This record gives sequence, C1' cells and structure tokens, in this order.
RNA sequence: UGGGUCGGCUGGACGGUCGCGUCGCGGGGCUUCGGCUGCCGCGCCGAGGAACGUCCGGGCUCCACAGGGCAGGGCGGUGGGUAACACCCACCCGGAGCGAUCCGCGAGACAGUGCCACAGAGAGCAGACCGCCUCCUCGUCCCCGAGCUCGUCUCAGGACCGAAGAGGUAAGGGUGAAAGGGCGGUGUAAGAGACCACCGGGGUCGUGGUGACACGACCCGCACGGCAAACCUCGCCCGGAGCAAGGCCAGACAGGGGAUGAUGACGCGGCCCGCCGAGUCCCCGGGUAGGCCGCUGGAGCGGCACGGCAACGUGUCGCCGAGAGAGAUGACCGUCCACGGGGCUUCGGCCCCCGGACAGAACCCGGCGUACAGGCCGGCCCAUUCG
Repeated sequence: UGGGUCGGCUGGACGGUCGCGUCGCGGGGCUUCGGCUGCCGCGCCGAGGAACGUCCGGGCUCCACAGGGCAGGGCGGUGGGUAACACCCACCCGGAGCGAUCCGCGAGACAGUGCCACAGAGAGCAGACCGCCUCCUCGUCCCCGAGCUCGUCUCAGGACCGAAGAGGUAAGGGUGAAAGGGCGGUGUAAGAGACCACCGGGGUCGUGGUGACACGACCCGCACGGCAAACCUCGCCCGGAGCAAGGCCAGACAGGGGAUGAUGACGCGGCCCGCCGAGUCCCCGGGUAGGCCGCUGGAGCGGCACGGCAACGUGUCGCCGAGAGAGAUGACCGUCCACGGGGCUUCGGCCCCCGGACAGAACCCGGCGUACAGGCCGGCCCAUUCG
C1' cells in the first nucleotide's frame, strides 16, 4: 500500500419563529370554599439503539403465602457468570479456511420399537448384476498320436477361444446420502484381517486437567452402518393469569324469572388427590361508564479503585433521565458538519442544486432476533514493497 476478519462508539450541531405534552407557579372562569378547569402567560423537563417483533427469562400483583401426583412443555459438551434464561464468558470436541477467524438446535443408536425414498443384485445377523477364478459338458479351429477305404476321413488325448451349467470370490466395475474399516504388502486358483506394517476403532492401565477431554503404554483383527429435528430412554428446570394485574374512593339504579349448591357449588392449570367454604350460572329489565393509587429512584446510569483471562462481582464518589386522558416530543428558516449524486470549472479544488436512514415510549428490567442513510476508532491475519 492492497485485501480480509473481528470488536467498540456514534445516530447530525447551534440559533431563531410558530406549535404540542406532563409537572410547578401566576392570572381568568366556575365553586357546595375542599377544589375543578377542553381558557391565558411564564419556567423545568420531554423517546431509542433498536423505544420495534412480543420470541425467551425475571421482578411486581392476584389466585391455598402456590401443595402432591399424572399428563404436557422446555433445555442438553464442560466449567463459570447472573435475580433468571433458550442469554453471556472461557475452554473441549467436530467441520471450513494459508491465516486472523467462522460454523455446530454438540446427551444416549450393545434398553426396546421403528425408518432408511429413488436407483440398485443386495439397505442390515446383507448381497453374485458385470467382472475374476476353479471344475464339468458341448462346439469351431489348431497341435500331437493311432487306424485304414489315404480323405477338407475316423477314433483317443490336449491348449486357446466360445456357449450352457455347478461352485468359489466382496480385490475391481456399476447403483446410492450410505454397500459390514482405509491404504500398501504377503498370500491365493482367484480372493479375503486369512496374515503383516501404518492410520482409524474398541478395551485396560498410567499421567496431566475442577471438568469436557488430551497424551502415552499394553492388549484385541475389528465385534458396534446411519437417523433420536422418529417414538423412546436419561439428567435438570417449569403452577396459572396478567397493569384492562390488582387495590381504594365517590356516585347511579329496580327489580323479576329459571337452574344448581353444606350429599360441598364457584374457585385454585388439562385430569386425579388435596385446599377453600356460600354462593354461582343463564335470561329479561334498569343504572353508570368518574376520580385516586399502582407509576417509575431502579437487579438504575457514569467515574475511579480492587478481584477475575473474561462474562461479571465488590467498594466508594457523583447524577436523576417522559410518565400523560387511546396517548405530546413536530414544522419552517438561517449558519455549519461530514458524505453521496448531478451541473459548472480558469483543474486551485470552488460555486450552485438535490439528498440526512430505520423507526417511535404506555408497569418495569435482563436478553435474543430483526430494520438502519452514513460517520469515527481500535485489535488481529494474509500478500507485496522498502529499511
């Protein structure tokens, strides 16, 4: 310098005009004198890194201060972090890459059952389709021997080749995602862990590590194909509903009919047990659809120090950052800021025009996933050049 790979930060700035919301103060209006206000003014504050999707995990609230079992669901290498997690960190194993690095829904296939499409001879205590090898029979031709009627003759034997048959063989071909370890040699009629070396695999022991696991020694010719995102098995975890949760206050009204219930209703998760203990459900009719709390100061944010490889934790100092009513945070102008596109160009780079994304709180947190115009910073790897 070029290419690559990870990680972090940021998400326009300043000023002016008009406008919106919560809260506070002042005024106006109303008042039962407590206050209320869809009126006016001033002041403070007023979205995000994802506020989003609502996919996981928690806090909080109510239901037995939440119980037992069945069923069901989730998770799944190891160790740690955390309130918890399906998240995060570190490591292990396997795969991809020269490498930095990335990827894996990472338990169990000698508990049992099941499945393995198409193709193929055979798909699981496998299989001879082609090929290879042996044997037997027959045939063409050839060779050798014997015979005679001396011939392109007959008989007996043999090699090659061909055809049919019997058997051996899992080396080779072919099918397939997968064909009962791989490659090389010995061996053999041809072959074969039949035997041997190396690699792979299994077992026992040792060493290191908290552990997943790694390494080494010895033994075993190899038994145990794949699928658990098929049923299933093992281990761990999970009660339900959700702020329209739930609680308090004020006010209005009118009851009637039916069913069921202390032989236990309703409710507590789908069922059973267990708990609770007086209402519950349906229809017709009537009334009201107001206020307050929950509500934001919290597993909070920032700095520093310490412990830890890290995720994170502990201590200390500082800060307060929307909480509204179906719901405010916007628009315009000017200057600047980068960057991109177009035009102009005296090639100094200036001037002019256009463009500034994705998206928006509604009980609150921790994650994950997804969207995003751009900008800034850093670590590492590869190639090349120079010293």